[in-house]
RNA sequence: AGAGUUUGAUCAUGGCUCAGAACGUACGCUGGCGGCACGCCUAACACAUGCAAGUCGAACGAAGUAGCAAUACUUAGUGGCAGACGGGUGAGUAACAUGUAGGUAUCUACCCUUUGGCCUGGAAUAACACGAGGAAACUUGUGCUAAUACCGGAUAAGUCUUUACGGAGAAAGCUUUAUGCACCAUUGGAUGAGCCUGCACUUGAUUAGUUUGUUGGUGGGGUAAUGGCCUACCAAGACUGUGAUCAAUAGCUGAUUUGAGAGGAUGAUCAGCCACACUGGGACUGAGACACGGCCCAGACUCCUACGGGAGGCAGCAGUCGGGAAUAUUGGACAAUGGAGGAAACUCUGAUCCAGCAAUGCCGCGUGUGUGAUGAAGGCCCUAGGGUUGUAAAGCACUUUCAACGGUGAAGAUGAUGACGGUAGCCGUAGAAGAAGCCCCGGCUAACUUCGUGCCAGCAGCCGCGGUAAUACGAAGGGGGCGAGCGUUGUUCGGAAUUAUUGGGCGUAAAGGGCGCGCAGGCGGUUUGGAUAGUUAGACGUGAAAGCCCUGGGCUUAACCUAGGAACUGCGUUUAAUACUGCCAAACUAGAGAACUAGAGAGGAUAGCGGAACUCCCAGUGUAGAGGUGAAAUUCGUAGAUAUUGGGAAGAACAUCAGUGGCGAAAGCGGCUGUCUGGCUAGUUUCUGACGCUGAGGCGCGAAAGCGUGGGGAGCAAACAGGAUUAGAUACCCUGGUAGUCCACGCCGUAAACGAUGGGCACUAAGCGUCCGACGGGUUCGACCCUGUUGGGUGCUGCAGUUAACGCGUUAAGUGCCCCGCCUGGGGAGUACGGUCGCAAGACUAAAACUCAAAGGAAUUGACGGGGGCCCGCACAAGCGGUGGAACAUGUGGUUUAAUUCGACGCAACGCGAAGAACCUUACCUGGGUUUGACAUCCCCGGCCGACACCAGAGAUGGUGUUUUCUCUUCGGAGACCGGGUGACAGGUGCUGCAUGGCUGUCGUCAGCUCGUGUCGUGAGAUGUUGGGUUAAGUCCCGCAACGAGCGCAACCCUUGCCCUCAGUUGCCAGCAGUUCGGCUGGGCACUCUAGAAAGACCGCCGGUGAUAAACCGGAGGAAGGUGUGGAUGACGUCAAGUCAUCAUGCCCCUUACACCCUGGGCUACACACGUACUACAAUGCUACGGACAAAGGGCAGCAAACUCGCGAGAGCUAGCAAAUCCCAUAAACCGUGGCUCAGUUCAGAUCGUAGGCUGCAACUCGCCUACGUGAAGUAGGAAUCGCUAGUAAUCGCAGGUCAGCAUACUGCGGUGAAUACGUUCCCGGGCCUUGUACACACCGCCCGUCACACCAUGGAAGUUGGCCAUGCCCGAAGUCGUUACUCCAACCCUUGUGGAGGAGGACGCCGAAGGUGGGGCUAAUGACUGGGGUGAAGUCGUAACAAGGUAGCCGUA
Repeated sequence: AGAGUUUGAUCAUGGCUCAGAACGUACGCUGGCGGCACGCCUAACACAUGCAAGUCGAACGAAGUAGCAAUACUUAGUGGCAGACGGGUGAGUAACAUGUAGGUAUCUACCCUUUGGCCUGGAAUAACACGAGGAAACUUGUGCUAAUACCGGAUAAGUCUUUACGGAGAAAGCUUUAUGCACCAUUGGAUGAGCCUGCACUUGAUUAGUUUGUUGGUGGGGUAAUGGCCUACCAAGACUGUGAUCAAUAGCUGAUUUGAGAGGAUGAUCAGCCACACUGGGACUGAGACACGGCCCAGACUCCUACGGGAGGCAGCAGUCGGGAAUAUUGGACAAUGGAGGAAACUCUGAUCCAGCAAUGCCGCGUGUGUGAUGAAGGCCCUAGGGUUGUAAAGCACUUUCAACGGUGAAGAUGAUGACGGUAGCCGUAGAAGAAGCCCCGGCUAACUUCGUGCCAGCAGCCGCGGUAAUACGAAGGGGGCGAGCGUUGUUCGGAAUUAUUGGGCGUAAAGGGCGCGCAGGCGGUUUGGAUAGUUAGACGUGAAAGCCCUGGGCUUAACCUAGGAACUGCGUUUAAUACUGCCAAACUAGAGAACUAGAGAGGAUAGCGGAACUCCCAGUGUAGAGGUGAAAUUCGUAGAUAUUGGGAAGAACAUCAGUGGCGAAAGCGGCUGUCUGGCUAGUUUCUGACGCUGAGGCGCGAAAGCGUGGGGAGCAAACAGGAUUAGAUACCCUGGUAGUCCACGCCGUAAACGAUGGGCACUAAGCGUCCGACGGGUUCGACCCUGUUGGGUGCUGCAGUUAACGCGUUAAGUGCCCCGCCUGGGGAGUACGGUCGCAAGACUAAAACUCAAAGGAAUUGACGGGGGCCCGCACAAGCGGUGGAACAUGUGGUUUAAUUCGACGCAACGCGAAGAACCUUACCUGGGUUUGACAUCCCCGGCCGACACCAGAGAUGGUGUUUUCUCUUCGGAGACCGGGUGACAGGUGCUGCAUGGCUGUCGUCAGCUCGUGUCGUGAGAUGUUGGGUUAAGUCCCGCAACGAGCGCAACCCUUGCCCUCAGUUGCCAGCAGUUCGGCUGGGCACUCUAGAAAGACCGCCGGUGAUAAACCGGAGGAAGGUGUGGAUGACGUCAAGUCAUCAUGCCCCUUACACCCUGGGCUACACACGUACUACAAUGCUACGGACAAAGGGCAGCAAACUCGCGAGAGCUAGCAAAUCCCAUAAACCGUGGCUCAGUUCAGAUCGUAGGCUGCAACUCGCCUACGUGAAGUAGGAAUCGCUAGUAAUCGCAGGUCAGCAUACUGCGGUGAAUACGUUCCCGGGCCUUGUACACACCGCCCGUCACACCAUGGAAGUUGGCCAUGCCCGAAGUCGUUACUCCAACCCUUGUGGAGGAGGACGCCGAAGGUGGGGCUAAUGACUGGGGUGAAGUCGUAACAAGGUAGCCGUA
């Protein structure tokens, strides 16, 4: 300090997630030692048992025990002090509770200090004794008695009080006799406490008003003390938008944790304060309490009971139940520290100090050290070579920390006293001995392989892994990290600048209020003076200790402990300063405003007027249609429409002018005139003198739609009706048509109310328009016009700057200041609930549960569009011929079958793999057989091999017989081959073309695809490659931030077309000679031809066009003219295209079988469907006869002439030829002549019968051919669809490969030989540019809503059940206070009566907890049914949106 995740990629926005630290933790696995800490966060749930507060005999009497006694000791009671501390808990409390800084109307036991006292009397009462009641707890009568218990009198320095004269009020003694301890009054202090105040102190406005002792005053009461603290009266105040009240939550702080800090979160342990003590109320005592281990009352609960009554309060220490993920011993000691009492000894002390339990945390230590390679064994991997585990182990040599055992043995203790504890420490002994795990290894994030699994099992913090080669699951090996721990869960801070003070934003990502006026508030021009509130500086006080930080010190170190310092950023007091801000005072004019003079304008309101058009009515002319549409129909019209003329009525809106022109705050405003009226601008002087800006709440305005009442209603037009369209059409289109649109009044208050841009002020380049002013110049008679300066408005381009980019750019989205509004991931949702407003519709305000890892912005590259532009192609058009109909052939689907082997499936599968299935092929099926195998290598043994014949068998195979005796040699043997055997292995047309190589198809022979450097851009990328021309072409030229280059194009290659040259055999024959008349022979190589080489064509020449270019058009020449023809040649890539069955190959699978051999069968089946061909339907034909002209090929297991035979297929015989020589081999269409005469024919030939031929071991399934006979469908083919642009289509034959045989297929060859192309609107495909996009698996895309099903959370709901709060009334405990005529009363006072005063009790009264009752508010749970929402697999219906999304989309409203 960052990283992952939205995209094909990019930038930015934005959320989610991770790495860090921490914890009173818990859980999983594991676990050696010690030190120091820490340990019910949940039920302030309930508690058995024990202990946690007593002490004093030197206050007192009495009883008891011991003793002979003196005396000593013990103690229930009276009395004193302490039980208000210490210890626990955090329920309540949002408060003067706490923190901090101050104040004083106060009190303060014990302690210190000052002063002065402590004299003299009295009456009781517990205990005790004797009785009584009760189960108990306990109560009670009578009698006796003491005190430091209680009550008088005296005294009063000082104190209190007062009308300042006066008045009031005290004491206690004890003893061991001391400088003793107490007691009373009093002074000051210390300590502690009470009360008051400023400031600080959680969330919610879907809590906006609260309050009646309330706010203040007077009198009185009360208190230690101020005070409505209480009471009577008087006044009507007090608090609140700087958040009252209410609700929810919460003890507060020092601090802890995190963070760079500012902040955030927390408030365990330790320390300070507060509050509480079963729940609620109350007082008593006391210095102090309204009292945790005191009292009274009420309530709930528990326990005892004799049923009449009683007892209790662990949120003290242990412990128990329960709750919970979860938290310890019913331990030791008062030795230390501290506390209570006591004169003291001492007693008490679950405070405390220790021990125990728990890896809960922090810290420290150990589990060995050195050496050790043949890199052992084993494991794992492997390319089988090796690598790794790994110096790791073993082995050898050492050491003994810790633990163990034995011994010794502290400090803590100033005199005594040690729980801890025989502890810490020290010494010694033995032995490597007793001591290592956990998590992770796809990226983030350090660390990789094998096997298993096969979208299963599982993992996962996010992204995401897993569907047969998983570094992501599980295991193993190896590795990484930490280490007595390691991971996981939860929580907090951080990262997150993701609430932004430091330190964010709002045109389009979330976000500017629809607009204005304006109260409060915030902010505010120039100068002077004053004061010093803010501000700044110094000093002082305080900011507890601990903690953090620094420097030391002590435990062997550390954690820990300890000393000092610093710090505690705060608050208060005080001194000084006076610039700035605020305040006070006085002035100013630059802001703002006013006056005056002019100006423009659809600014507003209201009244009147006008013309055009539409519609309707009346009348005329006139006749058959009109209207409407893509096309129609509904509709109107012979009862006279439409059209046209004239007249009339009514309502609404105002063409042209008209303009990125004007006005207005916005909404909005458009004929003309009048009246009333707001704002704006310019000019010059005058005046006021900061009067200003913004503006939460508030008030007003606010399109359209909508609502209410009353009018009005021509046109238009939701709803509605009809007609069309359509699969449907509740739509788009058409014909009608009602609300409404208009007016008046009143509501509503929303819009994509948009510049998606709040208002004000200031500053910061230019240029060009336009509207309204002012002032100049020129021109003109003048107006006008031209031009300049200046002010205001409204636009365009654009510098700097800014922005994620797009863009903005003096009209800012630039640079600053002030004020307001708003945002914080998407969905749920602008929804629910609540509230306010509204007649309603609804508006405003405005969540949560749940769910997702994205949603969204700008720009980029593609792809796509029923977007645009340009261009091309047999793409259309123009033509010619087909297919689709028939029969047959062939392939495919389907069906069938034992098998009908497999593959190929839009174009780009289907006469395809297959250039040829009778056996073989053959992969399939039936049956028979073999198991190291039909084939390869290695090892062992034996032997040649082979050929022929016979037998069994369907054959494979088995058996028998005959014949035969390899090559090399260093003579040992070796090798080839065959047979037998063993195991390694062979074998597989078994699976996966979605694991692959190679090859191929396709877009497409389309003109494209890229790179280097440079430049531009934050970047993806762009530029180049775009543009203007041109081309078949990214072909070339020009231009240009590009300059070059590569793969493609073209050319180079083959073929063909002309000529020249070389060479003439097997080719040729012009001339010459011969001739059997055949280039046959001589001869020749001129010609044809053959096959080598060369030349030729390049827009080279001319003219025109073009930009003077590239090029195009035309022409000349030429055999050929603009790539001459045809071919080969196929860029980057696309389709997980095709092929594991050509071949190769990974993984998986089979191994007496999924291998191999053989027989027979099948691949040839046949209701049917499709593709591709062949032959036809005839006269441009068929048929018979006669006649002519090719090219290119093939041939020895071959082609085969001639001759003979056969009607023929063919057969026989046999020349020639390994081929320019011989053969296949008569080319056919064509030409000539004859016939047929439009018919299912002299067309067509399927099918079938008979008889033959050929190949072959074999022709039944299942070959081809011939002859004779038979003679089916078919008379030109529906929708649809294919090929072809010239030697092409069409038509005609020939040859070849495959092949024993088998072609209508395929591949070639030549013969004859057309028609048409205006053109690019449309269909299809493609290229370039541009545009839109919500697509990127890329339109076969994306995506919306209802319905159906499942699950989840949530709203409403007749209600139901709880909780909390305040309140009216009733009842009214305890208790304080008040009253009292009843009862009782020792001391004391007055009086002496047997009384008063006073006290106690009782009674009464006020207040008053709990309780009862009534209505109310808030809140939670639940509820038949119901509403929408979310999420789910491949459901259903449509197709709304994204392209012009096929009706542009969207917003408000009905």